[in-house]
RNA sequence: GCCUCCGUAGCUCAGCUAGCAGAGCGUGUGACUUGUAAUCACAAGGUCGCGAGUGCAAAUCUCGUCGGAGGCU
Numbered sequence: 001g002c003c004u005c006c007g008u009a010g011c012u013c014a015g016c017u018a019g020c021a022g023a024g025c026g027u028g029u030g031a032c033u034u035g036u037a038a039u040c041a042c043a044a045g046g047u048c049g050c051g052a053g054u055g056c057a058a059a060u061c062u063c064g065u066c067g068g069a070g071g072c073u
Stems, first nucleotide, its partner, number of pairs: 001072007010025004019056001027043005049065005
């Protein structure tokens, strides 16, 4: 220098076939318990790495860019 993949909640990740942003764990509150744990219910938490384009509509498609992983020379 070139190619491929990844970047989404505090963590691990799904969604990527454009149409309400989600799961598990964690956190908070409540229930249950003599109490704790476990279990159950509810809640909070997001610039979908960043910028631009297309389009009625973009996490999703296109271009650029930053970071990470792997490969080739």
Molecule: transfer RNA
Organism: Candidatus Woesearchaeota archaeon